[in-house]
RNA sequence: UGCCGAAUCCCGCCCAAAACGACGGCGGGAGCGGGGGAACCGUUGGGACGGCGUCGAACACACCGUUCCAGGGGCGAAUCGGGCCAGACGCCACGGCCCGUAGCGCCGCUCUUUCGGCGCGAGCCCGUCAGCUAACCCCGCAGGCCCGAGAAGGAG
Numbered sequence: 001u002g003c004c005g006a007a008u009c010c011c012g013c014c015c016a017a018a019a020c021g022a023c024g025g026c027g028g029g030a031g032c033g034g035g036g037g038a039a040c041c042g043u044u045g046g047g048a049c050g051g052c053g054u055c056g057a058a059c060a061c062a063c064c065g066u067u068c069c070a071g072g073g074g075c076g077a078a079u080c081g082g083g084c085c086a087g088a089c090g091c092c093a094c095g096g097c098c099c100g101u102a103g104c105g106c107c108g109c110u111c112u113u114u115c116g117g118c119g120c121g122a123g124c125c126c127g128u129c130a131g132c133u134a135a136c137c138c139c140g141c142a143g144g145c146c147c148g149a150g151a152a153g154g155a156g
Base pairs, nucleotide, nucleotide: 002145003144004143008030009029010028011027012026013025014024031141032140033139034138035137036136041131044070045069046068047067048066049065050064051063071129072126073125074124075123080100081099082098083097084096085095103120104119105118106117107116109156110155111154112153113152114151115150
């Protein structure tokens, strides 16, 4: 020697009319992060209709097909549950508030284990479409925050 996060590093040009030259802008590269996308494998629930089985027939059920209904998905730790809003009585969420919670982060040189303490548990996007996924294709590198830093062990 600060922290969250992929969100950093390097080069060229401009800014820049002596030279040097920061912030910033544009372009390129590296690295990091993310999405789409075969085969194989996998693929929610409910309704209607049809098919199949049997010595033969009906019904039920399972399976298969068609179709309709409830859409579905991505970034991120940020999910899920409960209570209240809820009225004369009953019911109600994809909404608001509160409580808890899966999960995530911090305790100051870094990594790591245990104990102890503290905080977060948001927001946004796609637009009826996305499982996985070789080749391949596309996108991002923003933003924000402190203020005294606990104990023991291991590695650097």
Molecule: c-di-AMP riboswitch aptamer (ydaO/yuaA leader)
Organism: soil metagenome